[in-house]
């Protein structure tokens, strides 16, 4: 750097240096010399990942990937049912806080598409909105893998 997946109306600041921007982008509309950004200290937050752990499902299933089941009963042939153990693994729950990330405003609205709503012009429809509701884009975040 590009790709896959999940999350994105919830939470949770202070100090010290710095000296004017900053909220990705663009349009808005905010925050900032009562001191932006960054940079350190310290302090919260929330749990994506790791760990452990309780429950449920599967165990011909699931995994990128396994010669992935095993042991009793029981039917009487089968990719059988049932019972207990084993487990990568999905699924929900707890505990912890190791690795991250986050501490103005829903990603601060909105950008493209539907459907409502509403304005304005007119004269067959048309412009507009930063209103409302779905999806989508695009971002940000984590986790995989190239």
């Nucleotide at each position: 750097u590009g790709c896959u997946c999940a999350u994105c109306c919830a939470g949770a600041g202070g100090g010290g240096u710095g000296g004017a921007g900053g909220g990705a982008c663009c349009g808005g509309c905010c925050c900032u010399g009562c001191g932006a950004a960054g940079c350190c200290c310290c302090g919260g937050c929330a749990a994506c990942c790791a760990u452990c752990u309780c429950g449920g499902c599967g165990u011909a299933c699931a995994u990128c990937g396994a010669c992935a089941c095993u042991c009793g009963c029981g039917g009487a042939u089968c990719u059988c049912g049932c019972g207990a153990g084993g487990c990568g693994g999905c699924c929900g729950g707890g505990a912890c806080a190791g690795g991250u990330g986050c501490c103005a405003a829903c990603u601060c609205c909105g950008g493209c598409c539907u459907g409502g709503g509403g304005a304005c012009a007119a004269a067959g429809u048309g412009u507009c909105c930063a209103c409302c509701a779905g999806g989508g884009a695009a971002g940000a975040u984590g986790a995989g893998g190239g």
Notes
A computed fold for a 146-nucleotide RNA, annotated as SAM riboswitch aptamer (S box leader). The coordinates come from a structure-prediction model, not an experiment, and the mean pLDDT is 79. The sequence was found by an Rfam model in a public genome assembly.